Predicted 3D model of a 412-nucleotide RNA (Bacterial RNase P class A) from Candidimonas nitroreducens. The source organism's lineage runs through Bacteria, Pseudomonadota, Betaproteobacteria, Alcaligenaceae and Candidimonas. Rfam family: Bacterial RNase P class A. The family's RNA type in Rfam is ribozyme.
[in-house]
RNA sequence: GGGACAGGUCGGGCAAUCGCGGUGCCGUACGCGGCAUCGAGGAAGGUCCGGACUCCAUAGAGCAGGAUAGCGGCUAACGGCCGCCCGGCGAGCAGCGGCCAUGGCCGCCGCGGGCCGAGGAACAGGGCCACAGAGACGAGUCUGCGGCGCGGGCAUGCCCAUGGCGUGCACCGACACGGCCACUUCCGUGUCGCGCGACCCGGCAACGGGCCGCGGCGCUGCAGGGUGAAACGCGGCAACCUCUAUCCGGAGCAACAUCAAAUAGGCAUGCGCGGGCCUUGCGCCCAGAGAGCGGCUCGCUCCAGCAUGCGGGUAGAUGGCUAGAGCGCGGCAGCAAUGCCGAGCCCAGAGGAAUGAUUGCCCGCCGGGUUCGCCCGGCGUACAGAAUCCGGCCUACAGACCUGUCCCGUUU
Numbered sequence: 001g002g003g004a005c006a007g008g009u010c011g012g013g014c015a016a017u018c019g020c021g022g023u024g025c026c027g028u029a030c031g032c033g034g035c036a037u038c039g040a041g042g043a044a045g046g047u048c049c050g051g052a053c054u055c056c057a058u059a060g061a062g063c064a065g066g067a068u069a070g071c072g073g074c075u076a077a078c079g080g081c082c083g084c085c086c087g088g089c090g091a092g093c094a095g096c097g098g099c100c101a102u103g104g105c106c107g108c109c110g111c112g113g114g115c116c117g118a119g120g121a122a123c124a125g126g127g128c129c130a131c132a133g134a135g136a137c138g139a140g141u142c143u144g145c146g147g148c149g150c151g152g153g154c155a156u157g158c159c160c161a162u163g164g165c166g167u168g169c170a171c172c173g174a175c176a177c178g179g180c181c182a183c184u185u186c187c188g189u190g191u192c193g194c195g196c197g198a199c200c201c202g203g204c205a206a207c208g209g210g211c212c213g214c215g216g217c218g219c220u221g222c223a224g225g226g227u228g229a230a231a232c233g234c235g236g237c238a239a240c241c242u243c244u245a246u247c248c249g250g251a252g253c254a255a256c257a258u259c260a261a262a263u264a265g266g267c268a269u270g271c272g273c274g275g276g277c278c279u280u281g282c283g284c285c286c287a288g289a290g291a292g293c294g295g296c297u298c299g300c301u302c303c304a305g306c307a308u309g310c311g312g313g314u315a316g317a318u319g320g321c322u323a324g325a326g327c328g329c330g331g332c333a334g335c336a337a338u339g340c341c342g343a344g345c346c347c348a349g350a351g352g353a354a355u356g357a358u359u360g361c362c363c364g365c366c367g368g369g370u371u372c373g374c375c376c377g378g379c380g381u382a383c384a385g386a387a388u389c390c391g392g393c394c395u396a397c398a399g400a401c402c403u404g405u406c407c408c409g410u411u412u
Base pairs, nucleotide, nucleotide: 001408002407003406004405005404006403007402008401009400010399012362013361014360015359016358017357018356020039021038022037023036024035025034026033027032041383045394046393048392049391050390051389052388053252054251055250056249065248066247067246068245069244070084071083072082073081074080085119086117087116088115089114092111093110095108096107097106098105099104100103120243121242125241126240127237128236129235137233142224143223144222145221146220147219148218149217150216151171153169154168155167156166157165158164159163172193173192174191175190176189177188178187179186194215195214196213197212199210200209201208202207256319257318258317259316266310267309268308269307270306271305274286275285276284277283278281288303290302291301292300293299326345327344329342330341331340332339333338363380364379365378366377367376368375369374
């Protein structure tokens, strides 16, 4: 100087003016105004995991359901973080061998910064194992070779006669058809119970008998190759169910609490819904809680409810609400995550929801010019924007900077 990888920081700075929100003080004509001060992020995002807090439920245990899973540690807790082990991948490096040939390529072995792991259990049980292969966890039999067998009984006939063949009878087995409501059972009927060929014997022939060979099927023994991740071996898969161990009550700040209109319900109390006459009518007279006629009296009209109090509760308002598992600094313990101690600091708190804009200087980047001093112009952009709070994870992100590890080249 370069390459690869890992980790971290920042994500314009200062000043002025205007605007917006919170808080404090002062003033006020109660509408507000003035001054001071504070005012987005590393992810405020996704709402995935864990907690704080609040309400509801709750004797204890179990079932169901969900989550986690090497070993140890950290933590309020976690599916997070740290350390170690094991397994896999791996830029690259070294060694050996081979080939072309003087610099490469290929193969084997070793090391390896770093990255990844859903890393409990397969003699508790179920399930699955693609393609290929005869066969994939049930056992099964592809190919080659060897051996044995191809209904048995009775009667009868023939032959080359301890046997074989033909025919008949019932039985047995296989297959097919039919019947009983149905059937795998039962009953009935039918067919078959090795096939083909050469030679020999008998016979005029049909055919009968003998012997040999080939093929098929069944049983058995031996041997062999191939497929595949795995070929029968206490095989593999739990990222299929399951088992084991541990943890988990539910809902969420629109939680929840306080104050509390109008209207309509609820409860209590008070007043009223009345009286008279006759010709019995939508009659007349008297009286009246309450309401209207702008306040009072009279009068007129309406009318069966009216008034007061209490309680629940809605709108609305307030609290919850931001000083906290807080932030950075120093020291100590620890490999680390983290913990302890000391002194310091205060850092949004809205509620249809503020946090913005302009100008100047500096800085950075880009483009152009240059007398190499500098000048001019443009841009400061990405992802995104608090809503009860906190610890994590994940995702998005223009650009800039720092640190570490490994390797290569050069120089000293």
The gene name in the source record is rnpB. The RNAcentral record of the sequence draws on ENA and Rfam. Its mean pLDDT, the model's own confidence on a scale to 100, is 76.